[in-house]
RNA sequence: AGAGUUUGAUCAUGGCUCAGAACGAACGCUGGCGGCAGGCUUAACACAUGCAAGUCGAACGCCCCGCAAGGGGAGUGGCAGACGGGUGAGUAACACGUGGGAACAUGCCCAAAGGUACGGAAUAUUCUCGGGAAACUGGGAGCAAUACCGUAUGUGCCCGAAAGGGGAAAGAUUUAUCGCCUUUGGAUUGGCCCGCGUUGGAUUAGCUAGUUGGUGGGGUAAAAGCCUACCAAGGCGACGAUCCAUAGCUGGUCUGAGAGGACGACCAGCCACACUGGGACUGAGACACGGCCCAGACUCCUACGGGAGGCAGCAGUGGGGAACCUUGGACAAUGGGCGCAAGCCUGAUCCAGCCAUGCCGCGUGAGUGAUGAAGGCCCUAGGGUUGUAAAACUCUUUCGUGGGGGACGAUAAUGACGGUACCCCAAGAAGAAGCUCCGGCUAACUUCGUGCCAGCAGCCGCGGUAAUACGAAGGGGGCUAGCGUUGUUCGGAUUUACUGGGCGUAAAGCGCGUGUAGGCGGGCUGGAAAGUUGGGGGUGAAAUCCCGAGGCUCAACCUCGGAACUGCCUCCAAAACUUCCAGCCUGGACUCAAGCAGAGGCAAGUGGAAUUGCGAGUGUAGAGGUGAAAUUCGUAGAUAUUCGCAGGAACACCAGUGGCGAAGGCGACUUGCUGGGCUUGUAGUGACGCUGAGACGCGAAAGCGUGGGGGAGCAAACAGGAUUAGAUACCCUGGUAGUCCACGCCCUAAACGAUGUCAACUAGCCGUUGGGUUCAUAUAAGGACUUAGUGGCGCAGCUAACGCGAUAAGUUGACCGCCUGGGGAGUACGGCCGCAAGGUUAAAACUCAAAGGAAUUGACGGGGGCCCGCACAAGCGGUGGAGCAUGUGGUUUAAUUCGAUGCAACGCGAAGAACCUUACCUACCCUUGACAUCCUCAGAACUUGUUAGAGAUAACUUGGUGCCUUCGGGAACUGAGUGACAGGUGCUGCAUGGCUGUCGUCAGCUCGUGUCGUGAGAUGUUGGGUUAAGUCCCGUAACGAGCGCAACCCUUGUCCCUAGUUGCCAGCACAUUAUGGUGGGAACUCUAGGGAGACUGCCGGUGACAAACCGGAGGAAGGUGGGGAUGACGUCAAGUCAUCAUGGCCCUUACGGGUAGGGCUACACACGUGCUACGAUGGUCGGUACAGAGGGUUGUGAAGCCGCGAGGCGGAGCCAAUCCCACAAAGCCGAUCGUAGUCCGGAUUGCAGUCUGCAACUCGACUGCAUGAAGUCGGAAUCGCUAGUAAUCGCGGAUCAGAAUGCCGCGGUGAAUACGUUCCCGGGCCUUGUACACACCGCCCGUCACACCAUGGGAGUGGGUUGCACCAGAAGCCGGUAGUCUAACCUUCGGGAGGGCGCCGACCACGGUGUGAUUCAUGACUGGGGUGAAGUCGUAACAAGGUAACC
Repeated sequence: AGAGUUUGAUCAUGGCUCAGAACGAACGCUGGCGGCAGGCUUAACACAUGCAAGUCGAACGCCCCGCAAGGGGAGUGGCAGACGGGUGAGUAACACGUGGGAACAUGCCCAAAGGUACGGAAUAUUCUCGGGAAACUGGGAGCAAUACCGUAUGUGCCCGAAAGGGGAAAGAUUUAUCGCCUUUGGAUUGGCCCGCGUUGGAUUAGCUAGUUGGUGGGGUAAAAGCCUACCAAGGCGACGAUCCAUAGCUGGUCUGAGAGGACGACCAGCCACACUGGGACUGAGACACGGCCCAGACUCCUACGGGAGGCAGCAGUGGGGAACCUUGGACAAUGGGCGCAAGCCUGAUCCAGCCAUGCCGCGUGAGUGAUGAAGGCCCUAGGGUUGUAAAACUCUUUCGUGGGGGACGAUAAUGACGGUACCCCAAGAAGAAGCUCCGGCUAACUUCGUGCCAGCAGCCGCGGUAAUACGAAGGGGGCUAGCGUUGUUCGGAUUUACUGGGCGUAAAGCGCGUGUAGGCGGGCUGGAAAGUUGGGGGUGAAAUCCCGAGGCUCAACCUCGGAACUGCCUCCAAAACUUCCAGCCUGGACUCAAGCAGAGGCAAGUGGAAUUGCGAGUGUAGAGGUGAAAUUCGUAGAUAUUCGCAGGAACACCAGUGGCGAAGGCGACUUGCUGGGCUUGUAGUGACGCUGAGACGCGAAAGCGUGGGGGAGCAAACAGGAUUAGAUACCCUGGUAGUCCACGCCCUAAACGAUGUCAACUAGCCGUUGGGUUCAUAUAAGGACUUAGUGGCGCAGCUAACGCGAUAAGUUGACCGCCUGGGGAGUACGGCCGCAAGGUUAAAACUCAAAGGAAUUGACGGGGGCCCGCACAAGCGGUGGAGCAUGUGGUUUAAUUCGAUGCAACGCGAAGAACCUUACCUACCCUUGACAUCCUCAGAACUUGUUAGAGAUAACUUGGUGCCUUCGGGAACUGAGUGACAGGUGCUGCAUGGCUGUCGUCAGCUCGUGUCGUGAGAUGUUGGGUUAAGUCCCGUAACGAGCGCAACCCUUGUCCCUAGUUGCCAGCACAUUAUGGUGGGAACUCUAGGGAGACUGCCGGUGACAAACCGGAGGAAGGUGGGGAUGACGUCAAGUCAUCAUGGCCCUUACGGGUAGGGCUACACACGUGCUACGAUGGUCGGUACAGAGGGUUGUGAAGCCGCGAGGCGGAGCCAAUCCCACAAAGCCGAUCGUAGUCCGGAUUGCAGUCUGCAACUCGACUGCAUGAAGUCGGAAUCGCUAGUAAUCGCGGAUCAGAAUGCCGCGGUGAAUACGUUCCCGGGCCUUGUACACACCGCCCGUCACACCAUGGGAGUGGGUUGCACCAGAAGCCGGUAGUCUAACCUUCGGGAGGGCGCCGACCACGGUGUGAUUCAUGACUGGGGUGAAGUCGUAACAAGGUAACC
C1' cells in the first nucleotide's frame, strides 16, 4: 500500500466482498508446564445456609464464676454502624467534565486562648404481678452514671443601629494522663451558584401559572419561588423550547498516518440506587444496603389472634442464557472501627482453588546417519516423493517425577501463602502436538470416489462421467498449546469528503420570481482590541500512552524519574487581516434627463379569408372515404356550383437558430391603461449591495365548481364499419364532455439548456437583432469602432467520454438548493394543502450483486445509400394430379440393424441386402477363444470315407511321416493346458485426430512499424473513379507485407514442327461383285509429343494527361475465349467413435465367437427424388444414314446354326487405334392409324419360358402369349436453365455371379428470352439506431394460476407509558387545639411555663373514576410488494420494434 466482482472488450460512476488490528467473548477439534492478569455483558429475577460491624469495665449500676487476682453476662451510656464492599435500574440533568464564584457547615485531627462551680429529677437491666403460640409487651417497686434538667460565671461568642438581651461544661483513675465546655484560626470533607462542553428524532413547533420578576412574611448550615400572600405579565423556543426514544458521566480503552469513528469490562474519580413507592427520626454527617415508620407485591412461621424477611456484601442455590469460578485459608502484611492499652472485629484486604479467557516465557530433544530401508502415494513402468525423515549409533536432561536443603515478605514478637520461590542430588529420550487451509483474491497439487446428486461457498462462483472448488487419501502451505468458526468495533471506505467528494448525460439545480432571518460584502483615514498572534502565571488527580533508568534468570508484569495531557482560566503586549465605532470617497447599486426597439401584460372595439349550418337558384345520380372497403349522405334532389343570411373559434402571407418576458408563455387591426429592457449624459444620492432557510406571488395542458354563458371546427368517452386468430387499438363514418368566455380552485410536466443566482478574469473568426460614435457618398445601401442581446465554429483549459469553450461544463469568489447502490417507492403511515381528483413532506421490513453513464468492436433492423448473383423479371421445360421405381417418416414386427434430419437428411453412407454381405431377431453350439504375442507338453501339416445332426460340430475310419541342421536342435503348422491377454459395428462426434459438408470461388481476412486515442480500439482496409475481384488508378498519417483474387496446371477451340502403326489414302499401281484388302505413300484426317497464338497490343471516342470503359480493325479465338482442378481468416459444440485411428467408460462361459433359418424387401398412410405416360412435332410397320467416350483373360466372345424371343450351341479373333462388346437413337424415305381411354398408355394379373447362382418361396432380372388399371397435361405451391446451354435422343462405365428408372461419363439434334433492378431470397462495402453479445430463433413487459416471505389497511381485542379533571388519603413533618395527661423550672402553692397523647387542618405515596394522547402485540378479511430452471394469455418496449418513443 491494495485486491475481487457489472462488459464480448474498455474507461469512468457505484455498491457489495476480502486481506489488518482488537475483545470481559462464545462454539468446534485438540491440550505439557510456569508467571502475570481477567472471569453473570442475560433476569436491578427469586433466594436455602454460613459469614460480611462492632467496640469500650480507664463513663455507670446490677447479676454470675472465682479465696483472690481476674474472667464472663445482659443492660444504661459513649464512639462507630453516612466508611469500607456491591450494582448501573433510574437520570439528557449543573448528573458528569472543565474553569470560575460567594452566602455556608465540618465529628475525629492540628495550633492558640479561656473554663471545667453549685444543685436537681428520672430510668433500663433487676425484682414482682400479668398478657401472648411466638415476636414481643403491660402494671407496680427500687438503684447509678461522662444519660437528663436547672442555677452560676463567661475572656471571647450570638442577636440588635444602639440601648439592651441571650448563652457552656463530665468526669474517670494506678496522680500522671485521658476526657468535657466556650471561642478563634487551620487542615480535611461536604452543601450551593455560574460560563462552556455533553446521543438520536421536526413524520415532536410551539411550551410555561410558582410559570418570570418585585415586595412583605416564612424557611435553611447557606444564596434563591425554596415556601406563602399580594402586585406586575412576564419567561423559554428554528443558535431547536416542549415531547418521544436511548443512555450512568469522566480519566481512559480499541482502531486509525492523522483528523476522526466506536466503546466506557478490569483499575481510578464523581453520581445514583439498595424488594417497589412514600416518609421522616437520630446525628457533625443519612432522608441511611446488613436502622425506623407506612403502603404494595412476594416468601416464610402461626395455636389463625398475629408475626418475620429483603445477597445490586463474600461464598453458594434455582432460574434466564451462547456464556462467566470455591458454600476455601488468614488477619502474617496493608488499611479501617472501638479502646489509654492489651486486644477484639474486619468475605475490606492478603493468599490459595477452578477456567488455555487473554498476554508473556519454556518444553515436547540434540548430533551423526543413504542399501536414499520398509510401508504409503503418484507414475510416461524408467522412476519420483514422503525423506536425514525413520531405524541404528553417540550425547544432553530444561519442564515434569523422586529425595534433600531452604529464604525475602518482619531490623524485636507474630507467616495464611508454604510440601512456596530458589539451590543440590538421582533415574531416564524417558511423560508432553495439534488445528486449519491448498480455484482466484491468497502462501500451498495430485489420484480415487461422486455425477446439478451428495455437498461447498467470505465475494466471484464450483458439482450435469476425465472436479487442483464436493468427500477421502498422499503430498504441500500457514500458525502452534493452540488452531479454526461465529459475533461485535475501527480500518481499508476519499463510500458523509474539516483534513478530503460531487450535481449537462452516471444519484443530484427547487418550474420561476419578490423578499424576511441568516451568511457574505467596494476605496481612504483615525480609534477600540472581540476574533487573531506572542510571552508569563494557575490548573489540567493518580493510573494509562511515550521516553530514560531499575526489579523479578528474560519477557509479560512491577517500581522510579521525565515528557506529555493538543484543554480551560487569568495577566501583559502587538495591531497586518476580519470585526466594532467615527469621518470621508465614487468605481458597485439606485435616481434623473433625452431618446430607441419590441407577438411584454390588461381592457374595450373593429376586420377579412375559411369551415359548418340555414334560405333561395341552377342541376342530376351519385357523393364520401380507404391499402382495399364498408358504416354514412343522396331521387323527400345529395355532391358540385351561384347569391344571401347566421354563428363560433382561430388569425394564412409578413415569419426570420427574428423580437419581448423571471419562468409558464406571447402572433389580425385600432384605442386606452400599464410593467420591464437598452443607449447617451462633465447631472444627483453615497455601499443604499449579493444571495436567500421559512414566507409570499406567478405558474402549460388536463381536471374541478357555478340550477353561469357559449358551442362553428376539432374531439377523450361512446356507437357503428373495417382489419385481425382475437382487435375493448392503429384506419374510416359519426359523436358527448372538453376545447372558448366570466369568476373561483387545482399547482403538476422531458415546467429542459435535463446546466441555480450574482460578480470578476481568460486567443480569435463569421452571422444576425436593438442603440450610439465616426468615415465617405452627404438620399438609400456601405466601412470602422463600441454597447446590449441572440446564433455558428474554434485556441488554451476542463471533461469518464460525449462534448463545453467570454451565453463555459475554463480560472476564482459569495450565498442557496440537492445527491450518497438497484428494487421496494416518490409508495405506506402521520402531518399540512385541496370540493374532489390529488399534491407536498416522506420511511421501513424484505430482496439483489449488481443497477446505471460514455465510448468500442461486432451482430441485427418490417433504417438509408451503392453493388452483385437464374435472386426477381423475360422465356423454355418440369415437380405438385396418375401408375410404377427408389429413399424417408410413421405404423407394424421376434427383428423389421445402425447412421444422415431446414437450406447443407430423404435414387444420402449403399459403385448394387436371395445365402454371404449383416452389424438385427429366433434357435443350437464354443470359452485363451475366428485373430496377435509369450510359456509347457504332444504331434508333420494335411487328407479319404461312413454315420448322426438344420448346420456348426462330434464319433469312427483311410492315406500320409515332410523342410533346414554345426546332429545339440531349429523354423513353419496342428492339437491340448495354464495365465498374462485377445475380442466388441458396445457408449460418448458434447473428450479427440483425420476426412467432409456449408456460407462461397463470396472478396474478403490479417500482420509489422508508425500515428491517433486514458483505454477497448482506430488508421492502413475509409474517400473519388473502375473492375468478375481489397482488380487497378488517383487522393490520403500512413508506409509496407502476408493468406485469399488473378496468373502459373489440365482440357477444348486455330495453325505450325516432329513422328507414322494397329490409324489415314490425295496421287501411282494390284486384287475383289464389293471393302486401305495389298504394294506403296507421309499430302489430308487422326494419333501424341513439342511449339506459335490474345497482350486492351493497334485505331477512334469518353474519362482527370490516370486506371478503365465504349466502338472498330485484324484474327480460329477479344477483353478472365469455353470447361475443369484449385475453397483465405473463420462460422455452424454442422456430419462421421459403423471406413480408419484414438482418450475415457462398459462387457469378459458374453455386449466376444460359430452355424442354420428369418429380417433389413412388412403396409391403413404422409413426404422427397425419379421413370413412363396422358398422344398426331405422335404411335405402329418397312427401308435407310451419321457418333463419341469407354470396357474386356475367372474376361470380351465374332462368323455359322437352333429358338417367335429372352437365349442356346459354337468357338474364330483379341491382354486390344488391330478382335469383341457394338445394330447408336432421335433423323431421313415410305405406309397406316384420324382424336377415340384409341393401333395412346402400359400398370396389374394368369400361363409358358430363358439366364445367373449351392439355392430365385419369403425375395432376382429378362422373354413370349394373354390381360389392358389409373391417366385426356395436373389446386395451393414449387424446381432447373442465359448457348452448343435448356429441351430431346440414344451409347458406355463403375459396383457386380445375377440384379438400375439411380450414379458417373459420352456424343447426336438443338432453341426461346433477359426491358430492367421496384419487389422476393442470398451476399459484399459504407453509414445510422440499438436496452442485442448464447448476438433477432436476441432481448423483454403486464395480468392470471401456484408456493413462500416481510409489510400497509382492518370490526376490534390485550398490554405498556403518559396528559387533564375529579375522588380518596396511610405513615410522617408542619400548623391549630382548656379533649385529656403531665418528674425537673417559676410560683402568691391557686396555678403557670413547657411538654406528651388525642382531635382537626394543610401537604402527600398507594389506590380509584372519567376522558384523551402515544406505543407494542394480536385480528376474520383485504391491498399492493418481493422472491421462486422449464405454467397460461397476449407482444407493450429495445431497429422507423413494425401506430417513433417518452412526461
Molecule: small-subunit ribosomal RNA
Organism: uncultured bacterium